c-di-GMP-I-GGC riboswitch aptamer from an uncultured Geobacteraceae bacterium, 79 nucleotides, folded computationally. The coordinates come from a structure-prediction model, not an experiment, and the mean pLDDT is 82.
RNA sequence: UUUGCAAAGGGCAAACUCGGGGUAACCUGGGGACGCAAAACCACGAGUCCAUCGAGUGCGGAUAGUCGGGUUGCCAAGG
Numbered sequence: 001u002u003u004g005c006a007a008a009g010g011g012c013a014a015a016c017u018c019g020g021g022g023u024a025a026c027c028u029g030g031g032g033a034c035g036c037a038a039a040a041c042c043a044c045g046a047g048u049c050c051a052u053c054g055a056g057u058g059c060g061g062a063u064a065g066u067c068g069g070g071u072u073g074c075c076a077a078g079g
Base pairs, nucleotide, nucleotide: 001078002077003076004075011036012035016031017030018029019028020027021026034065040071041070042069044068045067046066047063048062049061050060052058053056
C1' cells in the first nucleotide's frame, strides 16, 4: 500500500420484544440476530425522515446499518 476467497482470536448488532427518554423522526438499557472488514468515530456534501413557521435555496432536529467525503483501526494474505 492493495485485497477480504480461506483460517484464527475476537467485535458490532437489523427486525421483533420488554423498560426508560423525546411532540415526533429517533435515542437508550435488557433480551434477540438480519446482517457487517470499518455496521468504529465525524452531520462536511447529497438523500431520506420529523417538528415548526412568515412556506422558503427558511429555521431547528433525526439518520454514520442510504450514498459520497474526512479521521482512526484488529486479523490474515499479496505487493